RNA sequence: UUGACCCCGUGCGGGAGAGUCCGAGCUCAAGGCUCGGCGCCGAAGGAGCAACCCCUCCCCGGAACCUCUCAGGCACCCAGGACCGCACGGUGAGA
Numbered sequence: 001u002u003g004a005c006c007c008c009g010u011g012c013g014g015g016a017g018a019g020u021c022c023g024a025g026c027u028c029a030a031g032g033c034u035c036g037g038c039g040c041c042g043a044a045g046g047a048g049c050a051a052c053c054c055c056u057c058c059c060c061g062g063a064a065c066c067u068c069u070c071a072g073g074c075a076c077c078c079a080g081g082a083c084c085g086c087a088c089g090g091u092g093a094g095a
Base pairs, nucleotide, nucleotide: 001095002094007090008089009088010087011086012085013084014083019038021037022036023035024034025033026032039074040073041072045070046068047067048066052062053061
């Protein structure tokens, strides 16, 4: 100088599901706002089991979009959003 694998981050694009149901209050009024109740969703996060991975074996460790629904979310919009694609940055093996 170049810069692999892995990991992390940033930007852009795509990105689902589930009540505006009942009552009360605010308001002239309203799929507007707030609170309570019940119902519901799962793809932030979290937790649990575990196929599988690692190891001679066991233990330890890693581990789901599976499960739970604590958190979060449930008209449209906004926001969030696992994951996918592209670009960039960081770390840095090797040369």